[in-house]
């Protein structure tokens, strides 16, 4: 500098659940907890996924009902970007 990712050390993260809280939800934070990562650091501009409050579009006397939409999220789905130890 590449490439790996099997052990070691020294450390980090922290899934489902529970508690409290924010939000229309997806989901987010904090505590707890540890399924499990070697990028489970960082990007939401590309792809995928989940949400549908507000708008819009149908029914309807009348939407508190159908639809259909990201501007909302998901980095522990692919993907871009940086990188400790080890190790060739």
């Nucleotide at each position: 500098u590449u490439a790996c990712a099997u052990u070691a050390a020294a450390g980090g993260c922290a899934a489902a659940c529970c508690u409290g809280u924010u939000g229309a939800a997806a989901a987010g934070c904090a505590g707890g907890g540890a399924c499990g990562c070697a990028a489970a650091g960082c990007c939401a501009a590309g792809g995928g996924u989940c949400u549908a409050a507000a708008g819009c579009c149908u029914u309807u006397c009348g939407a508190c009902a159908g639809g259909c939409c990201a501007u909302g999220a998901c980095a522990g789905c692919c993907g871009g970007u940086u990188g400790c130890c080890g190790c060739a």
The prediction has a mean pLDDT of 81.
The RNA shown here (c-di-GMP-I riboswitch aptamer) has 88 nucleotides.
It matches the Rfam family "c-di-GMP-I riboswitch aptamer". Rfam describes the family as follows. GEMM was predicted in a large-scale screen for bacterial structured RNA regulatory elements.